[in-house]
RNA sequence: GGACCGGUAGUCUAGCGGUUAUGACGUCCGUUUGACGUGCGGAAGGUCGGGGGUUCAAAUCCCCUCCGGUCCA
Numbered sequence: 001g002g003a004c005c006g007g008u009a010g011u012c013u014a015g016c017g018g019u020u021a022u023g024a025c026g027u028c029c030g031u032u033u034g035a036c037g038u039g040c041g042g043a044a045g046g047u048c049g050g051g052g053g054u055u056c057a058a059a060u061c062c063c064c065u066c067c068g069g070u071c072c073a
Base pairs, nucleotide, nucleotide: 001072002071003070004069005068006067007066010025011024012023018056027043028042029041030040031039049065050064051063052062053061
């Protein structure tokens, strides 16, 4: 330098152009316990890496760009 894969909440992760972006762990509250933990119930937490474009509508499609990984040279 070229090709491909990935970037979504603190961490990991699902998501076919159309409902309020999914679940687990973690955090917080309640409940249970003598207490902790476990179990159960609930809550907070997301400018979907950045910018631009297409569209009535974009995490999703297109272009540029940044970061990480694999392969080729």